This is a predicted structure of a 93-nucleotide RNA (Glycine riboswitch aptamer) from Sporosarcina quadrami. Its mean pLDDT, the model's own confidence on a scale to 100, is 82. It matches the Rfam family "Glycine riboswitch aptamer". Rfam links the family to the GO term glycine biosynthetic process. NCBI's taxonomy places the organism under Bacteria, Bacillati, Bacilli, Caryophanaceae, Sporosarcina. The model forms 91% of the base pairs in the Rfam consensus.

RNA sequence: AUGAUUGUAUGGGGAGAGCACGCAUUAGGCGUCGCCGAAGGAGCAAGUAACGAAAGUUAUGAAUCUCUCAGGUAACAAGACUCAUACAGGACG
Numbered sequence: 001a002u003g004a005u006u007g008u009a010u011g012g013g014g015a016g017a018g019c020a021c022g023c024a025u026u027a028g029g030c031g032u033c034g035c036c037g038a039a040g041g042a043g044c045a046a047g048u049a050a051c052g053a054a055a056g057u058u059a060u061g062a063a064u065c066u067c068u069c070a071g072g073u074a075a076c077a078a079g080a081c082u083c084a085u086a087c088a089g090g091a092c093g
Base pairs, nucleotide, nucleotide: 006088007087008086009085010084011083012082013081018033020032021031022030023029034073035072036071040069041067042066043065047060048059049058050057051056
């Protein structure tokens, strides 16, 4: 002295699906059915490793894929991901 991956904070962008029905409430509740996937959660491929003569078995193994437990289903809020700024950090040179 360059300042990567990453993390935190603030601000911006940010999809999908019934303002369903009933009961109640003065506040955002409960129940019933339908639906959505991009908070969270769970599952799995190839591959790798071990055991085994082999067949195979076990472990590990990702997601925006799958499931919908949770969550959501007008607005508000939330929202994976992304951009900017600041801070931390210090790969590489």